Predicted 3D model of a 75-nucleotide RNA (c-di-GMP-I riboswitch aptamer) from a Candidatus Bipolaricaulota bacterium. Of the family's consensus pairs, 94% are formed in the model.

RNA sequence: UGGCUGCAACGGCAAACUGCCCGUGAGGGCAGGACGCAAAGCCGCGAACCUCACUGAGGUAGUCGGGCUGCCAGC
Numbered sequence: 001u002g003g004c005u006g007c008a009a010c011g012g013c014a015a016a017c018u019g020c021c022c023g024u025g026a027g028g029g030c031a032g033g034a035c036g037c038a039a040a041g042c043c044g045c046g047a048a049c050c051u052c053a054c055u056g057a058g059g060u061a062g063u064c065g066g067g068c069u070g071c072c073a074g075c
Base pairs, nucleotide, nucleotide: 003075004074005073006072012037013036017032018031019030020029021028022027035062041068042067043066045065046064047063048060049059050058051057052056
């Protein structure tokens, strides 16, 4: 450096729910809060689902797949 395995440690993220704000809405942001996560880091490329002011546009990366990047430990 590469591959495989994975919560062992130090840590990390943060569901539902609550408060405030944004949005027509799905949903998003901040704070609290932890159901969980070994990429629950990032990317709307494919599919799926959801929304709408609907033949178009938007949302979900913690729906699945794929791509890129990354910490630690063992082999």